Overview: Transfer RNA from a Candidatus Roizmanbacteria bacterium, 72 nucleotides, folded computationally. The sequence is in RNAcentral, with records from ENA. Rfam family: tRNA. Its family is annotated with triplet codon-amino acid adaptor activity in the Gene Ontology. From the family's description: Transfer RNA (tRNA) molecules are approximately 80 nucleotides in length. It is annotated as a transfer RNA.
RNA sequence: GGGUCUAUAGCUCAACGGCAGAGCAGUGGCCUUUUAAGCCAUUGGUUGAGGGUUCGAAUCCCUCUGGACCCA
Numbered sequence: 001g002g003g004u005c006u007a008u009a010g011c012u013c014a015a016c017g018g019c020a021g022a023g024c025a026g027u028g029g030c031c032u033u034u035u036a037a038g039c040c041a042u043u044g045g046u047u048g049a050g051g052g053u054u055c056g057a058a059u060c061c062c063u064c065u066g067g068a069c070c071c072a
Base pairs, nucleotide, nucleotide: 001071002070003069004068005067006066007065010024011023012022013021018055026042027041028040029039030038048064049063050062051061052060
């Protein structure tokens, strides 16, 4: 220099173009002599940034940024 993949909750990851979710973590409660484990409830998101398409975008298109990999 050319190319491919990737970016979503604190972490690991889902999500046919149509209400953004799960597990773990956090918080509160139950249980327990206490802790851990278990059970119930619950908080938490500018879906990396900027544009475009569309009635409607995490999802499709373009550019940029970060990361991983391949070729040279």